Small-subunit ribosomal RNA, 3' major domain from an uncultured organism, 462 nucleotides, folded computationally.
The RNAcentral record of the full RNA draws on ENA and SILVA.
Its Rfam family is "Bacterial small subunit ribosomal RNA". Rfam links the family to the GO terms ribosome and structural constituent of ribosome.

Context: one part of a larger RNA
RNA sequence: UGACGGGGGCCCGCACAAGCAGCGGAGCGUGUGGUUUAAUUCGAGGCUACACGAAGAACCUUACCUGGGCUUGACAUCUAGGUGGUAGUGAACCGAAAGGGGAGCGACCUUCGGGAGCCUAGACAGGUGCUGCAUGGCUGUCGUCAGCUCGUGCCGUGAGGUGUUCGGUUAAGUCCGAAAACGAGCGCAACCCCUAGUGCCAGUUACAAGUGUCUGGCGCGACUGCCCGGGGGAACCGGGAGGAAGGUGGGGAUGACGUCAAGUCAGCAUGGCCUUGAUGUCCAGGGCUACACACACGCUACAAUGGCCGGUACAACAGGCAGCCAAGCCGCGAGGCGGAGCGAACCCAGGAAAGCCGGUCACAGUUCGGAUUGCAGGCUGCAACUCGCCUGCAUGAAGUGGGAGUUGCUAGUAAACGUGGGUCAGCUAUACCGCGUUGAAUACGUUCCCGGGCCUUGUACA
Repeated sequence: UGACGGGGGCCCGCACAAGCAGCGGAGCGUGUGGUUUAAUUCGAGGCUACACGAAGAACCUUACCUGGGCUUGACAUCUAGGUGGUAGUGAACCGAAAGGGGAGCGACCUUCGGGAGCCUAGACAGGUGCUGCAUGGCUGUCGUCAGCUCGUGCCGUGAGGUGUUCGGUUAAGUCCGAAAACGAGCGCAACCCCUAGUGCCAGUUACAAGUGUCUGGCGCGACUGCCCGGGGGAACCGGGAGGAAGGUGGGGAUGACGUCAAGUCAGCAUGGCCUUGAUGUCCAGGGCUACACACACGCUACAAUGGCCGGUACAACAGGCAGCCAAGCCGCGAGGCGGAGCGAACCCAGGAAAGCCGGUCACAGUUCGGAUUGCAGGCUGCAACUCGCCUGCAUGAAGUGGGAGUUGCUAGUAAACGUGGGUCAGCUAUACCGCGUUGAAUACGUUCCCGGGCCUUGUACA
């Protein structure tokens, strides 16, 4: 000087407390461990791995396994030699395909030397092989925490200290005051985006015309500016007025010096090592979907503030041409036929759902719940056996609110409700990223648990 303490003081954070909804029990979905397997490819491992890389594993993907092929190679550059029915295409035939095989067909440029192409040989290619303890880059985490430093000066033999401490104050090393310090940098804040109010301009395809709503562009608006009180005539704090909005309005983007030899050689790049008739590469099939178990994240429920039936309202974000797909017709339905419109404020998906009105069920393993299974169908795709999704009929399992324990959330939040998108032929999405609709409860307080900041103290630790 740090680190640590079941030392002290001060102070924060959904950290506790106060509340609300859950998880832990059930069934199912997904990930992981384990086990199994020819293979169940690999990575991620307390917080910070486990719906994570996967924003789409039937083939492909695919890195794994079995088997069958190829060897200058699926791909790049170069050298030498060769090649004129050359390159390309490719019938018999073998084969699961890849591949082998070669009958036949048959090019381009040219200065006529050749070029391109192809073949052979050699340099080399290739490797998702190893090392994230050789690395770059990127990322997680402490942590959006308020800290981390420098120049000069001063103090100390020195390591170093001071500044950065102290008194107030703040979300903040934020600001004020004091002070051997005076300044400065990276952080904080502000500048950026969205949202709430408003003026102007422009409006098509929006609204029934004209322009209020709306669309999108430029501005204004909030600054403790005003008033009262407190405070030191300070920073600032409490209250009030006006205002659409207050005291950082709400949300986002933004992550200091560093820590964890944290993560990633499988995104990419890259040193070294290894491999080279294979650890490369092509193909078929299988596997990644296994199943006595265990854990993690979820979905659906256990019902009457509910289920079912009928009627009836009100969104936002976002998407669409190998696409979205209207009307009409067929089908109980998934869907099929059909073909209008739309590269989209125009047309389409499109009926939002919870809600509201009426009816029914009467506490029952039920008109709750939907797992599982049988049959019959539909769709995508070369192909749904391993291993897709959807529909109808039948079947109706566990489950009567879950032990110890544990998670999220402080307001348009939680909870509930539906809805769009990416990936994508299709989909195992209940995941993820968004959107709107309905819309709470509680916070006395900081003793305690967890994490963190500043000062101080002890130390046989560095």